[in-house]
RNA sequence: UCCGGCCCUGGGCAAACCCAUCGAAAGGUGGGGACGCAAAGCUUCCGGGCUAAGGGUCCGCGACGGACCGAUGCCAGCGGGGUUGCCGGC
Numbered sequence: 001u002c003c004g005g006c007c008c009u010g011g012g013c014a015a016a017c018c019c020a021u022c023g024a025a026a027g028g029u030g031g032g033g034a035c036g037c038a039a040a041g042c043u044u045c046c047g048g049g050c051u052a053a054g055g056g057u058c059c060g061c062g063a064c065g066g067a068c069c070g071a072u073g074c075c076a077g078c079g080g081g082g083u084u085g086c087c088g089g090c
């Protein structure tokens, strides 16, 4: 220095839910709040999942109607990859 796990230390993050707000939605942001997390730090490169506005196809007399397809949208607390980091003991 690298890999894996544990101990110690100072700590760190923050699920559900609630309020506010942005968004068509998924979901994001801020505050509260802790289910948990040794990377639950960062990053969509790969897989996976979520939503379907615009768009397309079809149905319908029609509708600001319905069904289906489909990310360019979203999820890093779904997994993999990349990258950075604390303890300085075993």
Stems, first nucleotide, its partner, number of pairs: 005090002012037002017032006035077001041083003045080003048075003055069005
This is a predicted structure of a 90-nucleotide RNA (c-di-GMP-I riboswitch aptamer) from a Lysobacterales bacterium. It was read from a public genome assembly, where an Rfam model found it. Its Rfam family is "c-di-GMP-I riboswitch aptamer". Rfam's curators write: GEMM was predicted in a large-scale screen for bacterial structured RNA regulatory elements.